Context: one part of a larger RNA
RNA sequence: UGACGGGGACCCGCACAAGCAGUGGAACAUGUGGUUUAAUUCGAUGCUACGCGAAAAACCUUACCAACUCUUGAAUCUAGAUCACCGGUACAGAAAUGUACUUUUGGAGCAAUCCAGAUCUAAGACAGGUGCUGCAUGGCUGUCGUCAGCUCGUGUCGUGAGAUGUUAGGUUAAGUCCUAUAACGAGCGCAACCCUCAUCCUUAUUUGCCAUCAGGUCAUGCUGGGAACUAUAAGGAAACUGCCGGCGACAAGCUGGAGGAAGGUGGGGAUGAUGUCAAGUCAUCAUGGCCCUUAUGAGUUGGGCUACACACAUGUUACAAUGGUGGUUACAGCGGGAAGCGAUGGAGCAAUCCUGAGCAAAUCCUACAAAAACCAUCUCAGUUCGGAUUGAGGGCUGCAACUCGCCCUCAUGAAGUUGGAAUUGCUAGUAAUCGUGGAUCAGCACGCCACGGUGAAUACGUUCUCGGGUCUUGUACA
Numbered sequence: 001u002g003a004c005g006g007g008g009a010c011c012c013g014c015a016c017a018a019g020c021a022g023u024g025g026a027a028c029a030u031g032u033g034g035u036u037u038a039a040u041u042c043g044a045u046g047c048u049a050c051g052c053g054a055a056a057a058a059c060c061u062u063a064c065c066a067a068c069u070c071u072u073g074a075a076u077c078u079a080g081a082u083c084a085c086c087g088g089u090a091c092a093g094a095a096a097u098g099u100a101c102u103u104u105u106g107g108a109g110c111a112a113u114c115c116a117g118a119u120c121u122a123a124g125a126c127a128g129g130u131g132c133u134g135c136a137u138g139g140c141u142g143u144c145g146u147c148a149g150c151u152c153g154u155g156u157c158g159u160g161a162g163a164u165g166u167u168a169g170g171u172u173a174a175g176u177c178c179u180a181u182a183a184c185g186a187g188c189g190c191a192a193c194c195c196u197c198a199u200c201c202u203u204a205u206u207u208g209c210c211a212u213c214a215g216g217u218c219a220u221g222c223u224g225g226g227a228a229c230u231a232u233a234a235g236g237a238a239a240c241u242g243c244c245g246g247c248g249a250c251a252a253g254c255u256g257g258a259g260g261a262a263g264g265u266g267g268g269g270a271u272g273a274u275g276u277c278a279a280g281u282c283a284u285c286a287u288g289g290c291c292c293u294u295a296u297g298a299g300u301u302g303g304g305c306u307a308c309a310c311a312c313a314u315g316u317u318a319c320a321a322u323g324g325u326g327g328u329u330a331c332a333g334c335g336g337g338a339a340g341c342g343a344u345g346g347a348g349c350a351a352u353c354c355u356g357a358g359c360a361a362a363u364c365c366u367a368c369a370a371a372a373a374c375c376a377u378c379u380c381a382g383u384u385c386g387g388a389u390u391g392a393g394g395g396c397u398g399c400a401a402c403u404c405g406c407c408c409u410c411a412u413g414a415a416g417u418u419g420g421a422a423u424u425g426c427u428a429g430u431a432a433u434c435g436u437g438g439a440u441c442a443g444c445a446c447g448c449c450a451c452g453g454u455g456a457a458u459a460c461g462u463u464c465u466c467g468g469g470u471c472u473u474g475u476a477c478a
Base pairs, nucleotide, nucleotide: 001478002477003475004474005473007472008471009470010469011468012467013466015462016461019426020425021424022423023422026317027316028315029314030313031312032311033310034308035307042053043052064303065302066301067300068299069298070297073126076125077124078122079121080120081119082118083117087102088101089100090099091098092097105116106115107114108113128292129291131290132289133288137286138285139281140280141279142277144275149188150187151186152185153184154183155164156163157162167180168179169178170177194269195268196267197266199237200236201235202234203233204232205231209226210225213224214223215222240263243257244256245255246254247253319419323378324377325376326375327374328373335366336365337364340359341358345354346353347352385416390411391410392409393408394407395406396405432454433453434452435451436450437449438448
């Protein structure tokens, strides 16, 4: 100087407390461990692995296994041969592939020939490797932590390691600011600058809007028209403790008030200092070294990654009456669309099918939001709760749904009556609850990412638990 302490003081955080909803019990989905297997490819493993890499494992993907095949190989270079290659047909085969037949170059030049392209052959240089090492690395990422810290120059002090500054009194979300001060300044962080939401103004006015005027319809901005309103999208204004009272040291600031759409960082996002964990990744990519080279490389078919006494993690659906079922009926926002979205009409109980208007989209489509509201019924039951499982029949995608997809209908109707010890999230448009869209994608979402609707309870406080920060103290630790 650090590190540590079941030492001290101060401070902070959904850390506890106060509340709300869960997890842990059930069934299922997904991931992991384990076991099994020819293979169940590989990686991730306390917090910081386990709905993680994977924003889509039927084939492909695919790296794994079995069988069948290839050996200069998918690429570049050299030499030679051919003139085509590609494509088509037949046969063998699970296919890769093999055999046979067929078809078949261009440009310059009179020509020889040259150039371009393609295929084959030969020899090697080489290719190739998701093989090993993340403890050889780059890059990227997680975590402490959006915590308030981490340092430097000059000066001063100390023999020196080092100290000071960065400490103290206040204050702040903040090493934020003020005052004091052997320190004076500065840098990386904090904050601000950036994006978005909330108010207003100006400009613009179609595909969006319709207050006034007129026309028209069963009805509808439907039409003329309008530029008010809404909205869209560009520019601006606005918030700064600016004003007032009190407290404070005439400070920084704190507290109350006015005005205001918004008040003391207005809400949210992006932004992650020096460093820590030899943290993660050689399987995104790149790369040193090592290893394989008729195989640890390459191709194909089939299988596997989907197994199943079990254990854990994350979710979904429930156990019901604040509910289930049937009917009527109202109100969103973000998005996406051409090998696409698909209206209308028709068929079907339905999934879906036939037809194919319009739309490269503020125009058309997706697209009926659902919970809510109203009416009726069920009356506390393993039930008109719950929907697992299984049987049968269909639909869709796709060469192909057996292993192994999703959906519909009928039948079946399991566990489950609120969950032990323990444990998680959340402080406001939040939790909870309700539906909607998107990426991936031929098909497949209870996951992920986003969007809006309805919309709470509680916070006395910092004794305790956990994590962190500052100062100080002890130490046989470095």